Source information: A computed fold for a 122-nucleotide RNA from a marine eukaryotic metagenome, annotated as c-di-AMP riboswitch aptamer (ydaO/yuaA leader).
[in-house]
RNA sequence: CGCCGAGUCUCCGGUUAUGGUCCGGAGAUCGGGGGACCCGGGAGUAGGGGCGAAUCUCGCAACGAGAAGGGUUAUUCUUCCGACCCUAGCCCGUCAGCUAACCCCGUAGGCGUGGGAGGAAG
Numbered sequence: 001c002g003c004c005g006a007g008u009c010u011c012c013g014g015u016u017a018u019g020g021u022c023c024g025g026a027g028a029u030c031g032g033g034g035g036a037c038c039c040g041g042g043a044g045u046a047g048g049g050g051c052g053a054a055u056c057u058c059g060c061a062a063c064g065a066g067a068a069g070g071g072u073u074a075u076u077c078u079u080c081c082g083a084c085c086c087u088a089g090c091c092c093g094u095c096a097g098c099u100a101a102c103c104c105c106g107u108a109g110g111c112g113u114g115g116g117a118g119g120a121a122g
Stems, first nucleotide, its partner, number of pairs: 001112004008028007030106005039097001047095001048092004055067005069086005077122005
């Protein structure tokens, strides 16, 4: 400096000579869940559900192939072509369709580069 991702910003107090870091707290932002009428419907242990792109099918498994889905390709955004990748993991705990008011939770973690970084159109 850049990338995945919601995961960024501001303020107060403590620590410190000060700043930064760290700890505690508040707010904004962004993201997610629960939750009526109406509507949709059925459900019930081989349970059911949520976050996420991360599901499905075939093959005897390892694993491989394909389809759907997702990401990168550097002045910013969108699209196209080509190229390169991912298709995990975690959580709730017998319970949840949608859902106004309202209520609750998160605001992490990980990775790459020192090259004007593949090209074209707007």
The sequence is in RNAcentral, with records from MGnify. The coordinates come from a structure-prediction model, not an experiment, and the mean pLDDT is 82. Rfam family: c-di-AMP riboswitch aptamer (ydaO/yuaA leader). Rfam describes the family as follows. This family represents a conserved RNA structure found upstream of the ydaO and yuaA genes in Bacillus subtilis and related genes in other bacteria.